Record summary: Transfer RNA from a Pseudomonadota bacterium, 74 nucleotides, folded computationally. The coordinates come from a structure-prediction model, not an experiment, and the mean pLDDT is 81. Rfam family: tRNA. Rfam describes the family as follows. Transfer RNA (tRNA) molecules are approximately 80 nucleotides in length.

[in-house]
RNA sequence: GGAGAUGUGGUGUAGCGGCCUAACAUAUCGCCCUGUCACGGCGAAGACCGCGGGUUCGAAUCCCGUCAUCUCCG
Numbered sequence: 001g002g003a004g005a006u007g008u009g010g011u012g013u014a015g016c017g018g019c020c021u022a023a024c025a026u027a028u029c030g031c032c033c034u035g036u037c038a039c040g041g042c043g044a045a046g047a048c049c050g051c052g053g054g055u056u057c058g059a060a061u062c063c064c065g066u067c068a069u070c071u072c073c074g
Base pairs, nucleotide, nucleotide: 001073002072003071004070005069006068007067010026011025012024013023018057028044029043030042031041032040050066051065052064053063054062
């Protein structure tokens, strides 16, 4: 330098253009349970989807550019 993959709550993932004002697990906080802790039960807060444009009636999802990480080629 060229090609490809990934980028979504604190962390790990899911999410076929409309049911998503984004789901699950875990972590955190509150309450219940217990003599206490843990486990368990109930509930709460937390991401507008790397960033910027575009297409569309409608985009996390399609297209373009760009940034970061990883892989391959030279």